[in-house]
Annotation
This is a predicted structure of a 378-nucleotide RNA (Bacterial RNase P class A) from a Deltaproteobacteria bacterium.

RNA sequence: UCAGGCGGCCGGAUGGCCGCCUCCCGCUCGGCGGGGGGAGGAAAGUCCGGGCUCCACGGGAACACGGUGCCGGGUAACGCCCGGCGGGGGCGACCCCAGGGAAAGUGCCACAGAAAGCAGACCGCCGGCCCGCUUCGCCGGCCGGCAAGGGUGAAAGGGUGCGGUAAGAGCGCACCGCGUCCCCGGCAACGGGGACGGCAGGGCAAACCCCACCGGGAGCAAGACCGAGUAGGGGCGGCACGGGGCUCCGGCCCCGGGCGGGUUUCCGCGCCGCCGCCCGGGUAGGUCGCGCGAGGCGCCCGGCGACGGGCGUCCCAGAUGAAUGGCCAUCCCCCGCCCCGGCGGGGACAGAACCCGGCUUACAGGCCGCCUGGCACC
Numbered sequence: 001u002c003a004g005g006c007g008g009c010c011g012g013a014u015g016g017c018c019g020c021c022u023c024c025c026g027c028u029c030g031g032c033g034g035g036g037g038g039a040g041g042a043a044a045g046u047c048c049g050g051g052c053u054c055c056a057c058g059g060g061a062a063c064a065c066g067g068u069g070c071c072g073g074g075u076a077a078c079g080c081c082c083g084g085c086g087g088g089g090g091c092g093a094c095c096c097c098a099g100g101g102a103a104a105g106u107g108c109c110a111c112a113g114a115a116a117g118c119a120g121a122c123c124g125c126c127g128g129c130c131c132g133c134u135u136c137g138c139c140g141g142c143c144g145g146c147a148a149g150g151g152u153g154a155a156a157g158g159g160u161g162c163g164g165u166a167a168g169a170g171c172g173c174a175c176c177g178c179g180u181c182c183c184c185g186g187c188a189a190c191g192g193g194g195a196c197g198g199c200a201g202g203g204c205a206a207a208c209c210c211c212a213c214c215g216g217g218a219g220c221a222a223g224a225c226c227g228a229g230u231a232g233g234g235g236c237g238g239c240a241c242g243g244g245g246c247u248c249c250g251g252c253c254c255c256g257g258g259c260g261g262g263u264u265u266c267c268g269c270g271c272c273g274c275c276g277c278c279c280g281g282g283u284a285g286g287u288c289g290c291g292c293g294a295g296g297c298g299c300c301c302g303g304c305g306a307c308g309g310g311c312g313u314c315c316c317a318g319a320u321g322a323a324u325g326g327c328c329a330u331c332c333c334c335c336g337c338c339c340c341g342g343c344g345g346g347g348a349c350a351g352a353a354c355c356c357g358g359c360u361u362a363c364a365g366g367c368c369g370c371c372u373g374g375c376a377c378c
Base pairs, nucleotide, nucleotide: 001374002373003372004371005370006369007368008367009366010365012331013330014329015328016327017326018325020038021037022036023035024034025033026032027031040349044360045359047358048357049356050355051354052219053218054217055216065215066214067213068212069211070084071083072082073081074080085099086097087096088095089094100210101209105208106207107204108203109202122150123149124146125145126144127143128142129141130140132138133137158176159175160174161173162172163171177199178197179196180195181194182193183192184191185190223288224287225286226285229283233279234278235277236276237275238274239273241256242255243254244253245252246251257272258271259270260269295314296313297312298311299310300309301308302307332347333346334345335344336343337342338341
């Protein structure tokens, strides 16, 4: 200097003026004055995990359903994170991987191909016999051996090489792969080595399934409290209605719910008044939940790290039609224009709504650190 890899961070700055929301204090309280605070790294998607609240349930287990899936660790917990292992990619820094079980069972393996699952023989290779011919051989037929080579396919019952054979074949051998057992290292995943076995057991579980572990449901419109007006419900008293009694004729007392259609009773049906007081449920509305928390920052210690511990310090949005805004000046950055110093325009993605830990997605421009490869120079 060029090309890259990884990690972290910022995401316009300062001042003035006028506004908005909220908390605290004061006052001459429907307000005013003073002071403090007022969006994000993603507040987003609502995809996981929790706190909190209500509901259900005697406890546990099993079944069903859903999820997770190498090993160890972190955490309140996780499908997250860290450190390893294995596999794959890159010269490298480094990156990617749903990565348990296919000798429990079932199922599937399209097209092509002879054969796709108790494998198979299309072309082909080899031997024997017969016939024919242009006779060291070739053509055709029959019987038999084989799977090396060709061809199909995502995949054809280990791979490469040597030997062997009529041709072949783990038929034999060496190495690699695979399986079983043993030893060593490691907490483990796994790695290294040795012996034996001639190769059995094709692939697919983001097919059913099996194994291990986890999981009750709904969510702040959760939920709790206060609570009008109107309508409706219940109780008490009075009036109204029926019967009886007393009376000094003004009324008073007792009993019965009352009224209606066809008559007395029984039974059955339909309807239910006016006034006052009280009770209870619900609605509108209001208050709480609701901002001290798995909290932020700094330092030290332990750990490779995720993270944990200790000390100090700080209080840091709480709206509910829903505040967080606008203007001016100077500077910063980007774009355009010209007379090279000015002019004009613009400032990424996006905006809390119970809270927290993650993941994912969006993001103009810029900064810092570590590392890798190439070139040049000393």